[in-house]
Molecule: Bacterial RNase P class A
Organism: Thermobifida fusca NBRC 14071 = JCM 3263
RNA sequence: GGAGUCGGCCAGACGGCCGCGGCACCGCGCACGCGGUGUCGAGGAAAGUCCGGACUCCACAGGGCAGGGUGGUCGGUAACACCGACCCGGGGUGACCCGCGGGAUAGUGCCACAGAAAACAGACCGCCGUCCCCGUGGGACGGUAAGGGUGAAACGGUGGUGUAAGAGACCACCAGCGGCCGGAGUGAUCCGGUCGGCUAGGUAAACCCCACCCGGAGCAAGGUCAAGAGGGAGACUUCGGUCUCCUGCACGGACGCUUGAGGGCGGCCCGUCCGAUGUCCGUGGGUAGACCGCAUGAGGCCGCUGGCAACAGCGGUCCUAGAUGGAUGGCCGUCACAACCCGUUCAGGGUUGACAGAAUCCGGCUUACCGGCCGACUCCCUGU
Numbered sequence: 001g002g003a004g005u006c007g008g009c010c011a012g013a014c015g016g017c018c019g020c021g022g023c024a025c026c027g028c029g030c031a032c033g034c035g036g037u038g039u040c041g042a043g044g045a046a047a048g049u050c051c052g053g054a055c056u057c058c059a060c061a062g063g064g065c066a067g068g069g070u071g072g073u074c075g076g077u078a079a080c081a082c083c084g085a086c087c088c089g090g091g092g093u094g095a096c097c098c099g100c101g102g103g104a105u106a107g108u109g110c111c112a113c114a115g116a117a118a119a120c121a122g123a124c125c126g127c128c129g130u131c132c133c134c135g136u137g138g139g140a141c142g143g144u145a146a147g148g149g150u151g152a153a154a155c156g157g158u159g160g161u162g163u164a165a166g167a168g169a170c171c172a173c174c175a176g177c178g179g180c181c182g183g184a185g186u187g188a189u190c191c192g193g194u195c196g197g198c199u200a201g202g203u204a205a206a207c208c209c210c211a212c213c214c215g216g217a218g219c220a221a222g223g224u225c226a227a228g229a230g231g232g233a234g235a236c237u238u239c240g241g242u243c244u245c246c247u248g249c250a251c252g253g254a255c256g257c258u259u260g261a262g263g264g265c266g267g268c269c270c271g272u273c274c275g276a277u278g279u280c281c282g283u284g285g286g287u288a289g290a291c292c293g294c295a296u297g298a299g300g301c302c303g304c305u306g307g308c309a310a311c312a313g314c315g316g317u318c319c320u321a322g323a324u325g326g327a328u329g330g331c332c333g334u335c336a337c338a339a340c341c342c343g344u345u346c347a348g349g350g351u352u353g354a355c356a357g358a359a360u361c362c363g364g365c366u367u368a369c370c371g372g373c374c375g376a377c378u379c380c381c382u383g384u
Stems, first nucleotide, its partner, number of pairs: 001380010012335007020041009043355001047366002050364005055218004062270004067214005072086005087101001088099004102209002107207002109203003124148002126144008156174006175199001177196008222292004230247007249284007262274004299318008337353006
């Protein structure tokens, strides 16, 4: 200097004018409300709604079947399919990256075409032996799977002994598999020694088996107040009605009243709970308003300690949106950064600047975008 790999950060700044929402304070106002001051006000993904939870209700919530999810080991976390470290396998010169990572000896299925044969497989060409014939060859029978061919893959590899020719038939070394022993490690696993038979295909991101895990619904959850048609009681009354309090829609139907109707518990069964002026079904009617939930959190930032790390503990410090037809904006000026263009160069000038808007909250994952900055590491070239 070039080419790469991994990680982190920002998401323009300042000023002025006008316009919004929350909170606090002050003033005016009968109330509704109005005005002033201060302060805060949309992201790294707010997106997807894919996982996990907190929270709320069902509900006090058990057993089984079916169903669903996860799948190396050990840690982290509130939890997870997430994160960290490591193991194994694969890719890359490497930094690093990838993994639907348990089981093919429980069973079933599939492996097209080609090929003799694709799993208790197998003889197309070939090699060997015997016999026969029309004899540089051909045929029949028997042996063979070392050589060749087909294929993604053909029942271990190399060398030898042996054989009619061959073959783990036997031998040496090696790979794989299994048994035993030792060592390292929490473990997955790895290393070494020894023995053995001679070697039991691939595919589970096919069905399946095994291990572990799993209530449901969701802030439109859930709660408070007000209103309400009708009815009851009381008080007042000009007998038309008014006020206060309580209750709380009306009509019809079916079943039932503890020997249990009907309903709840993700699907089903058992079981269990609610239930008697009960439960459910149908028709018609009233209300749709205000407030809470609503942002102090498994919270952010800084430092120390422990840990390879994820992260945990301790200390300090900060409060950073809460709308509800839905606020967080518009205009102007200056500056900064980057890219492109003009300018011989410099000075300078011009144009452009991504994805995208909170709605209960949080931890992740995935997707979109490339406008910029920083750090560490790897490889190549060159120089000292």